Bacterial RNase P class A from a Bacteroidales bacterium, 383 nucleotides, folded computationally. Taxonomically the source falls in Bacteroidales (Bacteria, Pseudomonadati, Bacteroidota, Bacteroidia). It is recorded under the gene name rnpB. The RNAcentral record of the sequence draws on ENA. It matches the Rfam family "Bacterial RNase P class A". The family's RNA type in Rfam is ribozyme.

């Protein structure tokens, strides 16, 4: 200097003139005047709480999440900092995975076979024949074996060596792996060494087993004012006036603007929740780090069809074209002649991103022009 890896920060600034939206003064009202006035994601609404309603006497079953350790946190499926095991990168560094495995199922295509392996090949034993005849071999049966070939993502740990008819952890060295025991280290997932046991496919699912989840969602809910008819249904109740039935009495029915529940009428304006909070800033501790925890100090938008805006000017950043000067290369008729980076400085033009608070807080995900900051790798060079 070139590439590139992880992180953190940051998101134009000034003037003018006109507007909006809350708050305080003022003012009879208009209207003056102060003041404050989007975000790092305000989004997506994906997970977790706060706060409210309503449900809920235990217990199972079912559903849906989440999955390796410790840890942070008000909580999380969030987040730190670690394990293992694979992939990706020469390297900083990144990606995915990760409860148990008793049991059960599945494995495409191609292949004899996807786990009670025999297609070819290799051995053994037989029948029938052939020859150049104590053996060879063609045909066919019957049995052995995972050693070779082919097939596949995947073929029964790898390799060698004894062994056999011919092979095979069938035995043996040695290397992989699972298992158990024992010891060091570490809170701990594990690591590391030692040792026994021939115990040795794999992948996904069902399955079992643990943790957590009640349901809605600020249009929650409270209240204060407008307003208005209890039509009608269902349950209570049967003491009242009165009514049906009846000639009468008794019986029986029915009957309240009670009261509970449904359902229908009306209003459909305000206030409050709702801006002091797991807050923000800044400093010091503590801890590898997520966080914590003490001092100071500030108090920062609050609309309800929804406010935070428009225009003109000016500078900065950055981009491109043009001049200029000065330097590299290179071409070269050798003409300081044409070409080329690159810095500099004028002048002109051109861009300024993704996006809009709706009851608040923690995360995750996405989108985002440009700028800054140190860290760490690779590569070239030069002290």
């Nucleotide at each position: 200097g070139c590439a590139g890896c992880a992180g953190g920060c940051u998101g134009u600034u000034c003037c003018a003139u006109c507007g909006u939206c809350g708050c305080g003064c003022u003012u009879u009202a208009a209207g003056g005047c102060g003041u404050g006035a989007a975000g790092g994601a305000a989004a997506g609404u994906c997970c977790g709480g706060a706060c409210a309603a309503c449900a809920c006497a235990g217990a199972g079953c079912g559903c849906c999440a989440u999955g390796c350790u410790u840890c942070c946190u008000a909580a999380c499926g969030g987040g730190a900092a670690g394990a293992u095991a694979u992939c990706c990168g020469c390297a900083a560094g990144g990606g995915u995975a990760u409860a148990g495995u008793a049991g059960u199922g599945u494995a495409a295509c191609a292949g004899a076979a996807a786990a009670u392996a025999a297609c070819c090949u290799c051995c053994c034993c037989u029948u029938c024949g052939g020859c150049u005849a104590c053996g060879c071999u063609c045909a066919g049966g019957g049995g052995g074996g995972a050693a070779g070939g082919g097939u596949g993502a995947a073929a029964a740990g790898g390799c060698g060596a004894g062994g056999c008819a011919a092979g095979a952890g069938c035995u043996c060295a040695c290397c992989g792996g699972u298992u158990c025991c024992g010891g060091u280290g570490g809170c701990a997932a594990c690591a590391c060494c030692g040792g026994a046991a021939g115990c040795c496919g794999u992948a996904c699912a069902c399955c079992u087993g643990a943790u957590g989840g009640g349901u809605u969602g600020a249009a929650a809910g409270a209240c204060c004012a407008u307003g208005u008819a209890u039509a009608c249904c269902g349950g209570c109740g049967a003491u009242a006036a009165g009514g049906a039935u009846u000639g009468c009495u008794c019986g029986u029915c029915c009957g309240a603007u009670g009261c509970c529940g449904g359902g229908g009428g009306g209003u459909g304006g305000g206030u409050c929740g709702u801006a002091u909070g797991a807050u923000c800033a800044c400093g010091c501790a503590a801890g590898c780090g997520a966080u914590u925890g003490c001092g100071u100090g500030a108090c920062a938008a609050g609309a309800u069809a929804a406010a935070u805006g428009a225009u003109g000017g000016a500078a900065a950043c950055c981009g491109g074209u043009u001049c200029a000067a000065a330097u590299u290369u290179c071409u070269u008729u050798u003409g300081c002649a044409g070409a080329u980076a690159c810095c500099u400085g004028a002048a002109c033009c051109g861009c300024c991103a993704c996006a809009g608070a709706a009851u608040c807080c923690g995360g995750c995900u996405u989108a985002c022009a440009g700028g800054c900051c140190g860290g760490c790798u690779g590569c070239a060079a030069c002290c």